[in-house]
Context: one part of a larger RNA
RNA sequence: GGCGUAUGGAGGAUGCCUUGGCUCUCAAAGACGAUGAAGGACGUGAUAAGCUGCGAUAAGCUACGGGGAUUGGCAAAUGCGAUUUAAUCCGUAGAUUUCCGAAUGGGGCAACCCGAUAUUCUGGAGGAAUAUCAUCAAAUGAAGUAAACCCGCUGAACUGAAACAUCUAAGUAAGCGGAGGAAAAGAAAACAAUAGUGAUUCCCUAAGUAGUGGCGAGCGAACGGGGAACAGCCCAAACCUAACAUGUUACGGCAUUUUAGGGGUUGUAGGACUACAAUGUGGACUAUAAAUAUAUAGUGGAAGCUUCUGGAAAGAAGUCCCAUAGGGGGUGAUAGGCCCGUACACGAAAUAUAUUUAUUACCUAGUAGUAUCCUGAGUACCGCGGGGUCGGAGACGCCCUGUGGGAAUCCGCCGGCACCAUCCGGCAAGGCUAAAUACUAAUGAGAGACCGAUAGCGUACAAGUACUGUGAAGGAAAGGUGAAAAGAACCCUGAAAAAGGGAGUGAAAUAGAACCUGAAACCAUACGCUU
Numbered sequence: 001g002g003c004g005u006a007u008g009g010a011g012g013a014u015g016c017c018u019u020g021g022c023u024c025u026c027a028a029a030g031a032c033g034a035u036g037a038a039g040g041a042c043g044u045g046a047u048a049a050g051c052u053g054c055g056a057u058a059a060g061c062u063a064c065g066g067g068g069a070u071u072g073g074c075a076a077a078u079g080c081g082a083u084u085u086a087a088u089c090c091g092u093a094g095a096u097u098u099c100c101g102a103a104u105g106g107g108g109c110a111a112c113c114c115g116a117u118a119u120u121c122u123g124g125a126g127g128a129a130u131a132u133c134a135u136c137a138a139a140u141g142a143a144g145u146a147a148a149c150c151c152g153c154u155g156a157a158c159u160g161a162a163a164c165a166u167c168u169a170a171g172u173a174a175g176c177g178g179a180g181g182a183a184a185a186g187a188a189a190a191c192a193a194u195a196g197u198g199a200u201u202c203c204c205u206a207a208g209u210a211g212u213g214g215c216g217a218g219c220g221a222a223c224g225g226g227g228a229a230c231a232g233c234c235c236a237a238a239c240c241u242a243a244c245a246u247g248u249u250a251c252g253g254c255a256u257u258u259u260a261g262g263g264g265u266u267g268u269a270g271g272a273c274u275a276c277a278a279u280g281u282g283g284a285c286u287a288u289a290a291a292u293a294u295a296u297a298g299u300g301g302a303a304g305c306u307u308c309u310g311g312a313a314a315g316a317a318g319u320c321c322c323a324u325a326g327g328g329g330g331u332g333a334u335a336g337g338c339c340c341g342u343a344c345a346c347g348a349a350a351u352a353u354a355u356u357u358a359u360u361a362c363c364u365a366g367u368a369g370u371a372u373c374c375u376g377a378g379u380a381c382c383g384c385g386g387g388g389u390c391g392g393a394g395a396c397g398c399c400c401u402g403u404g405g406g407a408a409u410c411c412g413c414c415g416g417c418a419c420c421a422u423c424c425g426g427c428a429a430g431g432c433u434a435a436a437u438a439c440u441a442a443u444g445a446g447a448g449a450c451c452g453a454u455a456g457c458g459u460a461c462a463a464g465u466a467c468u469g470u471g472a473a474g475g476a477a478a479g480g481u482g483a484a485a486a487g488a489a490c491c492c493u494g495a496a497a498a499a500g501g502g503a504g505u506g507a508a509a510u511a512g513a514a515c516c517u518g519a520a521a522c523c524a525u526a527c528g529c530u531u
Base pairs, nucleotide, nucleotide: 001530002529003528004527005526006525007524008523009522015516016480017479020451021450022448023447024446025445026444027443029440030439031145032144039100040099041098042055043054044053046078050074051073061094062093063092064091065090066089070082071081072080105114106113107112115133116132117131118130119129120128121127135142136141149180150178151177152176153175154174160167164214190197191196201228202227203226204225205224211219212218232432233431234430235376239262240261241260242259243258245256246255247254248253267410269375270374271373272372273369274368275367276366282363283362287359288358289357290356291355292354293353294352295351296350298346299345300344304319305318306317307316308315320337321336322326328340329339330338381405382404383403384402385401386400387399388398391417412427413426414425415424416423467474468473487515490502491501492500493499
C1' cells in the first nucleotide's frame, strides 16, 4: 500500500407518510368601479420582525339571528384581561374605512407638495378644521380593472414545399377596439331540381368525397340524411289627425317643411283606399303583492362489553347490538357500535335568487272590391382594382368592397355557377330576437388503473419570497422528534451559552431537537490475509 471482516463517522438515496398540487364531473356564479375598484403604501397588538386580519372606532365597533363554555389569529411563554348580565366563534345587515391608485382642485420622481371658494375656531399668523372645486357627455351616464370564451380592425415570421418566388405556416401569433354571461348568427331577393325543403346555431354523417393546387407541398366544401334545440317579430312608406313655423288668400281656408300620434309590414304579393264584420284568443312579460322552493349560520341523529398480548387495542379470542347510517376522517397499531361525522329528518330575525298565482303595463286576428297611391337610391347593376367562398383569374357565377359610371317601381325587381330562352325559387338596398353552442379567474360538493417532496403548480415551508438585473424580466433551495414535550432537573469534564459523560423521561434517545428510516461514494479505527 492492497483486499476482506467488524465497528463507527460523514452523507441523505430508499421505504413509509401528506398539510400541497394535477386532471376532471355536477351545481351555482359569471363581474368589480366616481357611494372611489383591482392593486398597493403606511399604520394598527401589553410585549410584535414576518404572515393574516383590520383602518386614527385600526387582530377591531353596532344590530339581528345561530350557538352554549370557554377565550384574547398563525404562536409558545410571561403579564394583564374578557366571559352564563351568554363571551370567543359562525351567518346576515350596517358603521368606520389614513394615503396612493381611473385618481378627478393644481402639480408630481405613486403613497408626496401646493392652492382657490364658503363656513367655523383663534389675540394673531406663511395657523387649524369641515365642505366644494378634473374631463367628456348632457335627465340618469362614461372612464379604470379582470382568467378564458366572443365580435371587429390591423396583421407577421420561423416553418413546409427536403433550395425558393406563387403557395404553406395563417387570417395563426402579436397589437388595438368593443361586449356579454354567453357572444356572434337569425326569420329567405335561401336551398333545390321537374320532387321538394322551409330562420339561425351546434353535433354525427355525407367525406378526405366534389373540387382546388409551381395539379407540387398541401388546402378542402356543399346538397342530402340523422340528431340537439326550437319562436317568431318590429319599423320606414302610402293614408288619417294634431301642433309649431312659413307662404298665400276671395279671410272661409289652402299648400309646404318639421315634429308627434294613429295606421301598416308582405310574395298564392301585401298594405293604403272603399264597403262590411268582430271584443275574443294567445304571448317571448313591466311593476307590485302573496305563497312556495333554494342559497347564505345551524339542529336532532342508531348500536359494546369482557379477557389476552402490548408502552398504548381499534389487533386476537369470546359473547352481543345498530343499520334508509358498513362514505370518510380522527383517536397511543387495523374501530359500523369511542369522537367528529354519515343515511335520514328538521331549521332563518336578515338578505338574495327562482317558480307559481293575482292585479297591472304592453303586443297580437277577419271578408270582399282593385281605378289610384305605397312597399328602403348614389342603392341594384356595369367597368377597373382587391378580398371572401372548396374555387390560386380560371369558361367564373354568388357575397363584400376602394374607384368611375349608374337603373327599374309590381305590366316591377333578384337568383338558380359565363351568357341566352323557358321553367322554378324568392322580394335586396331598415331593425330586434330566447334555446340548443364556447369558456372557467373565483365559490360549493365530489371523483381519479393522477403525483407523492429532484415528483406534483415555480411555490406542501416567511414563494413570485430570498436572490440576480439600470430595466423589461429572471427566479430558487427548503417537509417528517415523539402517542404525549414527558424537549433531558441535578452532577461531572471543559475557558465555555461549545461539545461530551453520568443521572432522569420515554416502548425506543444509534427517536435529543444538525431529531422517522438511514443505501452508496468518501474517511477512520481494530483484526485477518497479502506485496
The part of an RNA shown here (large-subunit ribosomal RNA, domain I) has 531 nucleotides and comes from a Bacteroidia bacterium. Its Rfam family is "Bacterial large subunit ribosomal RNA".